The prediction has a mean pLDDT of 77. Two RNAs folded together computationally: RNase P RNA and transfer RNA, 444 nucleotides in total.
Order: sequence, then structure tokens, then C1' cells
RNA sequence: GCGGAUGGCUGGAUGAUCGCGCCGGGAAAUCGGUGAGGAAAGUCCGGACUCCUUGAAGCGACGGCGCCGGAUAACGUCCGGCCAGGGCAACCUGAGGGAAAGCGCCACAGAAAUCAGACCUCCCGGCGACGGGGAAGGGUGAAACGGUGGAGUAAGAGACCACCGCCGGGCUGGCAACAGACCGGGCACGGCAAGCCCCGCCGGGAGCAAGGCCAAAUAGGGAUCGCGCGCCUUUCGGGGCAUGGCUGCUUCACCACAGCGAUCCGGGUUGGCUGCGUGAGGCGUUGCGCAAGCAACGUCCCAGACGAAUGGUCAUCCAUGGGAUUCGAUGGAAUCCCGGGACAAAAUCCGGCUUACAGGCCAUCCGCACAG
RNA sequence: GCUGCCGUGGCUCAGGGGUAGAGCACCCCCUUGGUAAGGGGGAGGUCGAGAGUUCGAAUCUCUCCGGCAGCA
Repeated sequence: GCGGAUGGCUGGAUGAUCGCGCCGGGAAAUCGGUGAGGAAAGUCCGGACUCCUUGAAGCGACGGCGCCGGAUAACGUCCGGCCAGGGCAACCUGAGGGAAAGCGCCACAGAAAUCAGACCUCCCGGCGACGGGGAAGGGUGAAACGGUGGAGUAAGAGACCACCGCCGGGCUGGCAACAGACCGGGCACGGCAAGCCCCGCCGGGAGCAAGGCCAAAUAGGGAUCGCGCGCCUUUCGGGGCAUGGCUGCUUCACCACAGCGAUCCGGGUUGGCUGCGUGAGGCGUUGCGCAAGCAACGUCCCAGACGAAUGGUCAUCCAUGGGAUUCGAUGGAAUCCCGGGACAAAAUCCGGCUUACAGGCCAUCCGCACAG
Repeated sequence: GCUGCCGUGGCUCAGGGGUAGAGCACCCCCUUGGUAAGGGGGAGGUCGAGAGUUCGAAUCUCUCCGGCAGCA
């Protein structure tokens, strides 16, 4: 210098003027303060919070997750590692448990798609036919009951040998996933679990239009059902049984005794307050940790609307595109004119993921070429 | 704001791992004096888009896009 890889930041600035929401001051006019994002988005995961279920335990069903270790309130997220695949490399990608528990599927082609079997070919019986031996070669397919080489044979075959692969066993290193070397076994065990399933772990349901309060309105209306107005005993305190109450079942505990509960239909209201922003909060320093992160100390308070505020105009500058002129050997520089600013925008709140994003900047690393 | 469901020829829908169909509509021919009906033949789809799993995806999984419905 060229080509790449990874991580992070930013994504207009200042002023004037006219407006908008919220908060505070004021009797008022009005004054002061404050006002979007890294994704506020998609609503794909995980929580907080609230209501429903009387509480607890166990079982079942259903759903989700899945290499190992760690982080976390939790997670399908993140960090570190292992293994597999890709790349010369930096690095990237991976829903990555189990196919010797069972079931199922593997179209077409092919002889045969997993209890094996033999289409063409090979060898022997002289040839064809036929019979026997064999599975090396060809062919089909995504996939053919180990691969390469040797020795051997009529031709051949783990029938034999070496190496590789596979399986089993203990050993060493590592918390572990796993790795390494050794010994033994001629090889049995094709693929698919983002098919059913097995194993392990996790999960009750609904969602701020949750929920609470006030006001207003109104007939706590109608229909169809379900379970019921208990029984025994008593020393009159109670005890036992039964029934009902855990939105699947069982057990234990607790509660209940007269109405309780479920579903549907109909009627009224269409207002206000709250939930609602001090929080798994931001920033800085120190310590621990490879890191994700954790701890201590200090410091700051930072949108809160409800058809929904956060905007418009002008000027200068900045980044950038086009044109003209001048200077310069080139790269380029200066002046003037015109254009022009990515994706998108809070709605209960957090932690993630995913998707969208013009342009600019920073850091680290790799490969190639050249020079010292 | 929250939640659920659905995207396959022009329209309405089947198909739920083995290479995509039905009815109506469209085009051509026959039939008729002509039209309709009827009969025969034909065209038309990268299954909303992109990734992944698999030998193979309309189908299974994930992420986007679009549409519909419900909830004070």
C1' cells in the first nucleotide's frame, strides 16, 4: 500500500423567533424549570407487579428447553471452554442429550434400503444352456453390513497381516464436556428424534383494556342447570360421619352450615382519580474475576401524555453530493452557486433477542506485496 | 396497548415430508340459424418473503411481511 476479520462510539451543533405537554411560583397577566431512542419497533422469550384459585405435598396430562462450566431476579440471553463444519489466517457457523428401549418413515431409481440379498460381470465344470463357488469390479441411489495397501486364491472374501476408522476396558490430564497414549476385539451397531418417543430440567392461569377508589347510571332483572336444607352421639363445651369449597386426580390440613355456585340472555354507564416512575436506576473510583459480572464507596434525580406533547421558520457552522472559476507537474487546494441530513418515534416498568439504519469516527487482529 | 387466528392458479378451497390438485372463471374446437347449457382439449402457481433441519420442505422449526378477529 492492497484485501479482509472483530469489537465499540456517534448518527447533526449553536443562536433567534412562533408554538405544544408536564411540574413549580403568582390573584391574574405571565415567569422559571424540564421534555424520546439505540432501536421507543416486532411483541419473539424471561421477569417485576396485579387479579383469579382456601393452603401444602404427591401424581398425571400438556407445553417448553437440552455439549460442559459459570453469570443472572429469571431466560430459549450473556461469558469462558469442548466438539463438529468452513476459511491460507484473523475468525465465522452450529436447536450440539439418546438411533445396541420400542414404534414409524427412507419416494423415484436399483438385484437389494437392513432377519438380508445377487442385475451385469468374475472363476470352475471345454463353449451355450444349466449347476456350483465368490462378492473384488461395474451399474442405481442422498445413503449399499468398514476404508487403503499387501499377502493369498481357480476366482475371491477380515478367512489372514500392517495402518486408519469403529467397539470395549482400565490409566493419565481436566471441576466437567473432552483429550491423549496403552491393552483387547476382526467388525457386530445405515440415516431421520425441527416424526412419535425415552431420559433430565423448568413451567398454575390471565394480563395495566391487570387491579383499586369515587361519581354517575340501574330492575342486583330473566332463563337453564348443579349441589343442598343433614345423620349419629353427648358430661350440652363439643366430638364423629356425610356434603360443599383446592378451574385435572389423590392425600393431609383448614373453612362452611343456609343457601351457594355455573353458563347464557337482557338493561345502565362511556366520567374522574389512582396504579404511574427512586428503579434488578444512571455516572465515577477502587477491589475481585480471563470474561459475562459481582462487591464497597462517592455522586446525580433524568419524559409521563390519555385520539395522546417533544414541532415549524430563519441565520451561521459541520459532514456530504453536483457545477463553474483560479492556482498547482499530479494527488489536490481556495472561492462562488445549487441541492441536502439514516432508520424511526415513548404509552405499566425492567433484562434480553430479532428486525430497520445514509454517513462519519476509533481500537485490535490476519493475509499478501514492497522498503528498511 | 394486550391477545388469538389465517396467507396455495383470477375467485372459493383440498393437500400436514416424495416434487401440486378440485369446482367456478379464462382460451380453442364440436354442437346450434345464433346464444346459453352440454361434450372434448388446453393454458395459468418458484404454495406471502428469507434462513435452517432433511437425501428431499407447500408441509417441520425460526425470523420478518400482510390481512382478519376479540378484549374497557
Rfam match: Bacterial RNase P class A. By type it is a ribozyme.